[in-house]
C1' cells in the first nucleotide's frame, strides 16, 4: 500500500502534558491563547470481529447479553457542498440563473477478509 463486502441521521468526556495551527483535499462554515489539533491516564459509547444464549435449520441466518478478548468512536449528520440526474419554487419570451430538498455516484472514515 491495492482490492472486495458492510456501515457512516443515533451513541458516549474528564484530567495530566503541551504551546499553534486545526476540523483529509478545495470552497464555506466552525473549533481555538478561556489553550484547540495531538499525546497520556482514567471514564464513557457501540456492538464490526471474537465470545456466551435463545430461536430456526444448512443461505451458516435472525434476535439478544456487554464479556477481564482484538478494534474503532466520545465539536458541529462524514460539518455542509463538491460529480450526475430529476422534484419543488422564484425569474425568465425561452435558454441561461437562484433558493429549498430528493436520488445516485466520487472521494474520505472504520471493521472483516484477501493479495
Nucleotide at each position: 500500500u491495492u482490492c472486495u463486502u458492510a456501515u457512516c441521521a443515533a451513541g458516549a468526556g474528564a484530567g495530566a502534558c503541551g504551546g499553534a495551527g486545526g476540523g483529509a483535499c478545495u470552497g464555506g462554515c466552525c473549533c481555538a491563547a478561556u489553550g484547540a489539533u495531538g499525546u497520556c491516564u482514567c471514564a464513557g459509547c457501540a456492538a464490526c470481529c471474537g465470545g456466551c444464549c435463545a430461536u430456526a435449520u444448512u443461505g451458516c441466518a435472525u434476535g439478544g447479553c456487554a464479556c477481564u478478548g482484538g478494534u474503532g468512536c466520545u465539536a458541529a449528520u462524514u460539518c455542509c457542498a463538491g460529480u450526475a440526474g430529476g422534484u419543488a419554487u422564484c425569474c425568465c419570451a425561452a435558454a441561461a440563473g437562484a433558493u429549498a430538498g430528493c436520488u445516485a455516484g466520487c472521494a474520505g472514515a472504520u471493521a472483516a477478509g484477501a493479495a

This is a predicted structure of a 115-nucleotide RNA (SAM riboswitch aptamer (S box leader)) from Oceanobacillus salinisoli. Rfam family: SAM riboswitch aptamer (S box leader). Its family is annotated with regulation of gene expression in the Gene Ontology. Its mean pLDDT, the model's own confidence on a scale to 100, is 82. Of the family's consensus pairs, 97% are formed in the model.